The part of an RNA shown here (large-subunit ribosomal RNA, domain I) has 534 nucleotides and comes from Flavobacterium tistrianum. Its Rfam family is "Bacterial large subunit ribosomal RNA". Model confidence (mean pLDDT): 84 of 100.

[in-house]
Context: one part of a larger RNA
RNA sequence: GGCGCAUGGGGGAUGCCUAGGCUCUCAGAGGCGAUGAAGGACGUGAUAAGCUGCGAAAAGCUGCGGGGACGGGCACACACCGAUUGAUCCGCAGAUAUCCGAAUGGGGCAACCCGCUAUAUUGAAGAUAUAGCACACCGAUAGGUGGGCAAACCCGCUGAACUGAAACAUCUAAGUAGGCGGAGGAGAAGAAAACAAAAGUGAUUCCGCAAGUAGUGGCGAGCGAACGCGGAUUAGCCCAAACCAGUUAUGUUACGGCAUAGCUGGGGUUGUAGGACCGCGAGAUUUCAUGCGCAAGGAACCGGAAGCUUCUGGAAAGGAGCGCCAUAGAGGGUGACAGCCCCGUAUGGGCAACAAGCGUAAUGGAUAGCGGCAUCCUGAGUAGGGCGGGGCACGUGAAACCCUGUCUGAAUUCGGCGGGACCAUCCGCUAAGGCUAAAUACUCCUGAGAGACCGAUAGUGAACCAGUACCGUGAGGGAAAGGUGAAAAGAACCGUGAAUAACGGAGUGAAAUAGAUCCUGAAACCAUGCGCCU
Numbered sequence: 001g002g003c004g005c006a007u008g009g010g011g012g013a014u015g016c017c018u019a020g021g022c023u024c025u026c027a028g029a030g031g032c033g034a035u036g037a038a039g040g041a042c043g044u045g046a047u048a049a050g051c052u053g054c055g056a057a058a059a060g061c062u063g064c065g066g067g068g069a070c071g072g073g074c075a076c077a078c079a080c081c082g083a084u085u086g087a088u089c090c091g092c093a094g095a096u097a098u099c100c101g102a103a104u105g106g107g108g109c110a111a112c113c114c115g116c117u118a119u120a121u122u123g124a125a126g127a128u129a130u131a132g133c134a135c136a137c138c139g140a141u142a143g144g145u146g147g148g149c150a151a152a153c154c155c156g157c158u159g160a161a162c163u164g165a166a167a168c169a170u171c172u173a174a175g176u177a178g179g180c181g182g183a184g185g186a187g188a189a190g191a192a193a194a195c196a197a198a199a200g201u202g203a204u205u206c207c208g209c210a211a212g213u214a215g216u217g218g219c220g221a222g223c224g225a226a227c228g229c230g231g232a233u234u235a236g237c238c239c240a241a242a243c244c245a246g247u248u249a250u251g252u253u254a255c256g257g258c259a260u261a262g263c264u265g266g267g268g269u270u271g272u273a274g275g276a277c278c279g280c281g282a283g284a285u286u287u288c289a290u291g292c293g294c295a296a297g298g299a300a301c302c303g304g305a306a307g308c309u310u311c312u313g314g315a316a317a318g319g320a321g322c323g324c325c326a327u328a329g330a331g332g333g334u335g336a337c338a339g340c341c342c343c344g345u346a347u348g349g350g351c352a353a354c355a356a357g358c359g360u361a362a363u364g365g366a367u368a369g370c371g372g373c374a375u376c377c378u379g380a381g382u383a384g385g386g387c388g389g390g391g392c393a394c395g396u397g398a399a400a401c402c403c404u405g406u407c408u409g410a411a412u413u414c415g416g417c418g419g420g421a422c423c424a425u426c427c428g429c430u431a432a433g434g435c436u437a438a439a440u441a442c443u444c445c446u447g448a449g450a451g452a453c454c455g456a457u458a459g460u461g462a463a464c465c466a467g468u469a470c471c472g473u474g475a476g477g478g479a480a481a482g483g484u485g486a487a488a489a490g491a492a493c494c495g496u497g498a499a500u501a502a503c504g505g506a507g508u509g510a511a512a513u514a515g516a517u518c519c520u521g522a523a524a525c526c527a528u529g530c531g532c533c534u
Base pairs, nucleotide, nucleotide: 001533002532003531004530005529006528007527008526009525015519016483017482020454021453022451023450024449025448026447027446028445029443030442031149032148039100040099041098042055043054044053050074051073061094062093063092064091065090066089070082071081072080105114106113107112115133116132117131118130119129120128121127135146136145137144138143153184154182155181156180157179158178164171168218194201195200205232206231207230208229209228215223216222236435237434238433239379243266244265245264246263247262248261249260250259251258252257271413273378274377275376276375277372278371279370280369286366287365288364289363290362291360292359293358294357297354301349302348303347307322308321309320310319311318323340324339325329331343332342333341384408385407386406387405388404389403390402391401394420415430416429417428418427419426470477471476490518493505494504495503496502
């Protein structure tokens, strides 16, 4: 020096565990905000650095309800207090709620500075206290509304590129990402100027098929319907106008009125055309809101069955023996594996605010018929057209249909639009105003539950005081880090030592090679002892 064996050190793999995650299901909730939010700053404890709670009434105050013995959060120590005259704690409803922040009296480098008006302390100045004082819109005043934040879902406006086409320009990616605006618990869409085809359907939305079909396409890459069928859910309505009345203004007048315009009320709402108008006629019927009554449900919380002996062991829930309960053998805990030890569970009860739903001779609102057909009404810079674009699965194509920047520009129910150029026949529908639940999408959040999901290099970045430490001027980036033991019983006391280090005894414990760098404790690496070889 090498190899082997043994014993240690070192290190923190592995095993076991779970306080945290992940993905779903079923319910709930789907918003908060000028009555000042979200988020913060600063305070607040006897002692108090951090977290949590709270706000100068500051780990809290009041009322009501629950509960019944300990309590003064995490946090285990000392002191001092509170509590059966019912505390702490839990539920509901209130009070208080500094400063910043939409931030809103003005300013500002957020958490700071400085004002004005009124009132009070004064008779005055100054100061202090309390209240008010932003802007925009609506409204005659009074007053009201808005603003900001929030995970996804939704609608609108705007809108890329990488990429693919094996290059690239039309095309694709994609109306995606991004930006802006807006709304709600959903949003959007929606009651045919729709489809269809000689037969018919009957608003919209969503799902399955039709179908990767018909098409479209440098006919490349790709893009990609509809009709119809089967389901989910179902719901239909209101204006404008004609006509009537009122009112205001203007014009005119023979002062009786008349006309025009605006506003308000009645009327009226459609394709089998309907309505006005004229005639005839009834208390139809259905429904909504509010009030009142009843009321399922509904907080904390309460009751809630049934096991002993013995053996092993540090410990019994394990083994053995003999029992019991079960509308409860879900789950968790307890010194190893417990239906019967504890918390619970099934089940029964309790109940404030609130309340689905039901009823109602209450109040208020909405809602229909028959006939006639002369006249009037039925959405205009609209429909349509030219040019340029966009959307439709459809790239200009034979290109219908929808939207419109620009230029034009009808008809009036004997009207008008559509049925994929266009024309005719036929068929369908009634544009140029508006509203509309459900079936659908999503989950920042609450409760209950589940997992051939993870188990600390995994699972969220974060099981632990993590969006922290740290990095960056900044936007932003972004960790590592879990486990003594059943119980602290966390090692009194003695010794060595400079020592509050460390170690040796002693003691606790089942175990201390479980001693706080603490379960298990692999490998690399280091050391010591012994053996063999060189």